Predicted 3D model of RNase P RNA and transfer RNA as a complex of 418 nucleotides. The prediction has a mean pLDDT of 78.
RNA sequence: CCAGUCGGCCGGGUGAUCGCACCUUUUUGGGUGAGGAAAGUCCGGGCUCCAUACGGAAACGGUGCCGAAUAACGCUCGGCCGUGGUCUUUUGAUCGCGAGGGAAAGCGCCGCAGAAAACAAACCGCCACGUUUGUGGUAAGGGUGAAAUGGUGCGGUAAGAGCGCACCGCGUUGCUGGCAACAGGAACGGCGAUGGUAAACCCCACCUGGAGCAAGACCAAAUAGGAACCCCUUAGCUGUGGCCCGCAGUGGGUUCGGGUAGGUCGCUUGAGGCAAGCGGUGACGCUUGUCCCAGAUGAAUGAUCGUCCACGACAGAACCCGGCUUAUCGGCCGACUCCUUUU
RNA sequence: GGGCGCUUAGCUCAGCGGGAGAGCACUGCCUUCACACGGCAGGGGUCGCUGGUUCAAUCCCAGCAGCGCCCACCA
Numbered sequence: 001c002c003a004g005u006c007g008g009c010c011g012g013g014u015g016a017u018c019g020c021a022c023c024u025u026u027u028u029g030g031g032u033g034a035g036g037a038a039a040g041u042c043c044g045g046g047c048u049c050c051a052u053a054c055g056g057a058a059a060c061g062g063u064g065c066c067g068a069a070u071a072a073c074g075c076u077c078g079g080c081c082g083u084g085g086u087c088u089u090u091u092g093a094u095c096g097c098g099a100g101g102g103a104a105a106g107c108g109c110c111g112c113a114g115a116a117a118a119c120a121a122a123c124c125g126c127c128a129c130g131u132u133u134g135u136g137g138u139a140a141g142g143g144u145g146a147a148a149u150g151g152u153g154c155g156g157u158a159a160g161a162g163c164g165c166a167c168c169g170c171g172u173u174g175c176u177g178g179c180a181a182c183a184g185g186a187a188c189g190g191c192g193a194u195g196g197u198a199a200a201c202c203c204c205a206c207c208u209g210g211a212g213c214a215a216g217a218c219c220a221a222a223u224a225g226g227a228a229c230c231c232c233u234u235a236g237c238u239g240u241g242g243c244c245c246g247c248a249g250u251g252g253g254u255u256c257g258g259g260u261a262g263g264u265c266g267c268u269u270g271a272g273g274c275a276a277g278c279g280g281u282g283a284c285g286c287u288u289g290u291c292c293c294a295g296a297u298g299a300a301u302g303a304u305c306g307u308c309c310a311c312g313a314c315a316g317a318a319c320c321c322g323g324c325u326u327a328u329c330g331g332c333c334g335a336c337u338c339c340u341u342u343u
Numbered sequence: 344g345g346g347c348g349c350u351u352a353g354c355u356c357a358g359c360g361g362g363a364g365a366g367c368a369c370u371g372c373c374u375u376c377a378c379a380c381g382g383c384a385g386g387g388g389u390c391g392c393u394g395g396u397u398c399a400a401u402c403c404c405a406g407c408a409g410c411g412c413c414c415a416c417c418a
Base pairs, nucleotide, nucleotide: 003337004336005335006334007333008332009331010330012308013307014306015305016304017303018302020033021032022031023030024029035314039325040324042323043322044321045320046319047212048211049210050209055245056244061207062206063205064204065079066078067077068076080100081098082097083096084095085094086093087092101203102202106201108197109196110195123142124141125138126137127136128135129134150168151167152166153165154164155163169191170189171188172187173186175184176183177182216265217264218263219262226256227255228254229253230252231251236250237249238248239247258417259416260415272291273290274289275288276287277286278285279284309312344414345413346412347411348410349409350408353367354366355365356364361398369385370384371383372382373381391407392406393405394404395403
């Protein structure tokens, strides 16, 4: 320098004029005015209501290696284990991915093929005896399948076989290191013990009330406090939403009909932004200083002109935050790796 | 703005881990003078898309896309 992988950042700039929404009042003025996703509504929280109880227990709900961080989380950070790519003779290095508890509690399923799909068993083959067909041994080899009952090697045998041995794998026990997940090494066990599947039921551990700003509070206005049907008679039904206990109340549900469709609050100062210092590998936390930065309700955030560049993508707040996911022209920065060149 | 549901043949739907099906519609033949009805036979599918779990996915899980429904207040 080129290429690749990974991570982070930016999201047209500037000037003039006119216009819109909100705030302010020095009233011919001043200030502010979309996003990294404002989106999907997939998780978590704040806030509000559900009569005293959002009280208890828990799943037919959710989470799932370990630790940390946080208001909280299924997110994030760090580690462990497994797995894939690249490099390396190897040890290993680096990057990515993982819905990553339990299949030696139980139970279900494993189509077709195949002898046999998990209690068990033997199609071809091999060996022994008999010998036209059979009986017994075997689980090396073949064949089927996604998967075939520990793997490799040596010995052994009639042929074979953990039958014996070595290494690897697996299990049990205790040791060392680590908060832990786990790692290392030791002894013992021949191992048809223990096939796979839990994004099948299930078991274990932990968590969990529901609804949502059209929540909810207030002011104003208006009227037929109406009708029909169904269910239920207290071991019932209803009360904010699977079920149960507890508590409170005493009828409940569906459809049709009547009236108003105006205003105020909630509403934006917040787990807030920026800068510096400190602690931590990091997520993050602490201290100090400084700033106020949309709040509409038919719903503002735009238009024209000049100029510069890399010629501008996805996209528009509606109670507010922390994440995740999805969409996104292009540009910039950093880390690592291979090749080439130079010093 | 908030909450919920659905997507399988042209239409309406069933199926819910091992062959993708039913009714109507469509095509051909028979029947009739002709049509309808009736009878026989047949064609037609990326199970909305993408990815994952599994030996195997319409089915289980996740993410997208499209379509649809409900939600003001008073008595």
Source information: Rfam match: Bacterial RNase P class A. The family's RNA type in Rfam is ribozyme.